[in-house]
Context: one part of a larger RNA
């Protein structure tokens, strides 16, 4: 000088664009963050409707009130499917194949999506809900009887599938890959429809995604010099999607290490991000990738996928409840509170828009996400007025009947109205569904017009009226460094980044005019170059 997720003094008109607990990975009252599918099912608490039966009012149609009825709509809970591994937080931990980076799988898996082949034939036993019956304060359950699926089970079919044997032929990296064949096992399915479609098996290829191995490349200390028995290598097996001491029997004894192993401290890494002429140093907050983490430990379980932040078991700790016998809970989501702290914001609004999950669709659910509200935390931009104007007064200063400075600065005259107030109009963002229309053809799919839905918002923005009207301050003036002069004070009282300044004339303290620097800032502090 730059630079800050910054704090603190003064000061303070607006806007638009960003950003905000760097501290205790501290403890959490409340509310909301993951639902969904009736086009899988048996059902029927509720709500609506159809129908049956009864009353009351009326002459009647009707209205109304009670009661049967899953019959339709639809739909708590219940089975059953997807999703809940993802999207959001933290940065404890890690110095590691953790992360970039650049290769490799002849060791590998991959729901949902796209493409390609082939199939879907027949049985069957349950079990929620419901009912009944019971236990417990409660959370939760216990027994019995019953029934349904796209939930479960068997049988048959069946491959280019899986295992195992045996030829062949071709290639390679040693273990052995690819193709083709022979043979023996062994495994499939559902169904529902508004009739248009939406699903189910297998098994190939693709796309995504992700597992796993290597080269390098990534802090400190040598005032850490030796460390290591599953430790290093074989065989054989166990486990894994897979490879492998992953892990286990048997055997050898062996692996690292002054190119710093071990150990101790520190620390998520990286695109990037300051700063510098580079070349380097120094960070890693916002946004992006990717790792680890979900009170603390440990454990598997469903599953295409977790060893799983709003599942599940098991210990610990600390809160709550309690009938004392037992239970409940996990904000490092998003608001919000307490505590720490020099510091960090709303218990808001909306799915309208991107997009995610489920549904054939409507459409639900979404603290993702878009707004909005607080904060000058920064960046950026406007403004606080323009032109024109004699003297005199109030401050100040001196060489003092004066003169200078403030000082065109005021007042006054004209003129403008950004932005300010009122009052009228007032957006884009909205592509599109449903549904219509039209065009292709493979006749129900796909183009294409037309076609409701706006949180933000009566927002920005336009006009238009009025009126200088509603806006300026911080901080320095010895030298370094742009800016002087009086008064007080008297090595006191204070300043100070550094040199230093105050002991009776202080351009250096304090106060006053002035000036000078930046300006909705302006100084200090802390940090980094």
């Nucleotide at each position: 000088g730059g630079a800050u997720g910054a704090a603190c003094g003064c000061u303070a008109g607006c806007g638009g664009c960003a950003g905000g607990c760097u501290u205790a990975a501290c403890a959490c009252a409340u509310g909301c963050a993951a639902g969904u599918c009736g086009a899988g099912g048996g059902g029927c608490a509720g709500c609506a409707u159809g129908g049956g039966g009864a009353g009351u009012a009326g002459c009647a149609a009707u209205a109304c009130u009670c009661u049967c009825u899953g019959a339709u709509g639809g739909c708590g809970a219940c089975c059953g499917g997807c999703g809940c591994a993802a999207g959001g937080g933290u940065g404890c931990g890690u110095a590691a194949c953790g992360c970039g980076u650049g290769a490799g799988c002849a060791a590998c898996u991959u729901g949902c999506c796209c493409u390609c082949a082939u199939c879907a034939g027949g049985g069957g036993a349950a079990u929620a809900a419901u009912c009944g019956c019971u236990g417990g304060a409660a959370a939760c359950g216990g027994c019995g009887u019953c029934u349904a699926a796209u939930g479960c089970c068997c049988c048959a079919u069946g491959g280019u599938g899986a295992u195992g044997u045996c030829c062949u032929c071709a290639g390679g990296c040693a273990u052995c890959u690819g193709a083709g064949g022979u043979c023996a096992u062994c495994u499939a399915a559902a169904g529902a429809u508004c009739c248009g479609u939406c699903g189910g098996a297998u098994g190939g290829g693709g796309a995504u995604a992700g597992g796993c191995u290597c080269g390098c490349g990534u802090g400190a200390c040598a005032u850490u010099a030796g460390c290591u028995a599953g430790a290093c290598g074989g065989c054989g097996g166990g486990g894994u999607a897979a490879c492998g001491g992953c892990c286990c029997a048997c055997c050898g004894u062996g692996g690292c290490g002054a190119c710093g192993a071990u150990g101790u401290c520190u620390a998520g890494g990286g695109g990037u991000u300051c700063u510098g002429a580079g070349a380097g140093g120094a960070a890693g907050g916002u946004c992006c990738c990717c790792c680890a983490c979900a009170c603390u430990g440990g454990a598997a379980c469903u599953g295409a996928g977790a060893c799983a932040c709003g599942g599940u078991c098991c210990a610990g700790a600390c809160u709550c409840c309690u009938a004392c016998g037992g239970g409940a809970g996990g904000c490092a989501g998003c608001a919000g509170u307490g505590a720490g702290g020099a510091a960090u914001a709303u218990u808001g609004g909306u799915c309208a828009a991107u997009g995610g999950c489920c549904g054939g669709a409507a459409g639900g659910c979404u603290g993702a996400a878009c707004c909005a509200g607080c904060c000058a935390u920064g960046c950026c931009g406007c403004g606080u007025g323009a032109a024109g104007g004699u003297c005199a007064g109030u401050g100040c200063c001196c060489u003092a009947u004066g003169g200078g400075c403030g000082u065109u600065a005021a007042a006054c005259u004209u003129c403008u109205u950004u932005u300010g107030u009122g009052c009228g109009g007032g957006a884009g963002c909205a592509a599109u569904a449903a549904u219509g229309g039209u065009c292709a053809c493979g006749u129900g799919u796909g183009g294409c017009c037309a076609g409701a839905c706006g949180a933000g918002a009566g927002u920005a923005c336009c006009g238009u009226a009025c009126g200088a009207a509603u806006a300026a301050g911080c901080a320095u003036c010895g030298g370094c460094u742009a800016a002087c002069u009086c008064c007080g004070u008297g090595c006191c009282a204070g300043c100070a980044g550094c040199c230093g300044c105050g002991g009776u004339a202080a351009u250096a303290c304090g106060g006053g005019g002035g000036a000078u620097g930046c300006a909705a800032g302006c100084g200090u502090u802390a940090u980094c170059c």